[in-house]
RNA sequence: CUUGCUAAGGGCAAACCUGUCGAAAGACAGGGACGCAAAACCAAAAGGCCUAAGGUUUUUAACUAAGGCGGCUGGGUUGCCAAGA
Numbered sequence: 001c002u003u004g005c006u007a008a009g010g011g012c013a014a015a016c017c018u019g020u021c022g023a024a025a026g027a028c029a030g031g032g033a034c035g036c037a038a039a040a041c042c043a044a045a046a047g048g049c050c051u052a053a054g055g056u057u058u059u060u061a062a063c064u065a066a067g068g069c070g071g072c073u074g075g076g077u078u079g080c081c082a083a084g085a
Stems, first nucleotide, its partner, number of pairs: 001084004011036002016031006034071001040077003046073002048069004054064004
């Protein structure tokens, strides 16, 4: 520097359940493990996705201010172990 086939020691924690917050998406805490070699940190003004109390309109609805998702992809920073160069 590249890679993650194998091993060891560890780390994180999806769905779901309970509680709290929220209009919702969702977040946080506890339980729980589907997975993860960056599922560590930064970034939502890179693309994408979700919600729509409020607002607008031509009102069974559409659009949207705004809110959310980093465990959708991409980017930046750092990093354990192993293998190879």
Molecule: c-di-GMP-I-GGC riboswitch aptamer
Organism: Firmicutes bacterium UBA2203